[in-house]
RNA sequence: GGGCCGUUAGCUCAAUUGGUAGAGCAGACGCCUCUUAAGCGUAAGGUUACAGGUUCAAGUCCCGUACGGCCCA
Numbered sequence: 001g002g003g004c005c006g007u008u009a010g011c012u013c014a015a016u017u018g019g020u021a022g023a024g025c026a027g028a029c030g031c032c033u034c035u036u037a038a039g040c041g042u043a044a045g046g047u048u049a050c051a052g053g054u055u056c057a058a059g060u061c062c063c064g065u066a067c068g069g070c071c072c073a
Base pairs, nucleotide, nucleotide: 001072002071003070004069005068006067007066010025011024012023013022019056028042029041030040031039049065050064052062053061
């Protein structure tokens, strides 16, 4: 220098070929318990890496950039 893959909640990951962004864990609050743990319940938590484009509508499609991984030179 070239190619491919990845980037979504604090962490690990989903999102069914473009149509309301979710789960588990962690954290908060509550129930239970003499207390803790375990168990159960509730709510919260997101500029979907960044910046443009296409579209009625983009996490998803297109272009560029950044970071990480793999391969080639």
A computed fold for a 73-nucleotide RNA from an Elusimicrobiota bacterium, annotated as transfer RNA. Rfam family: tRNA. By type it is a transfer RNA. Lineage of the source: Bacteria > Pseudomonadati > Elusimicrobiota. The coordinates come from a structure-prediction model, not an experiment, and the mean pLDDT is 81.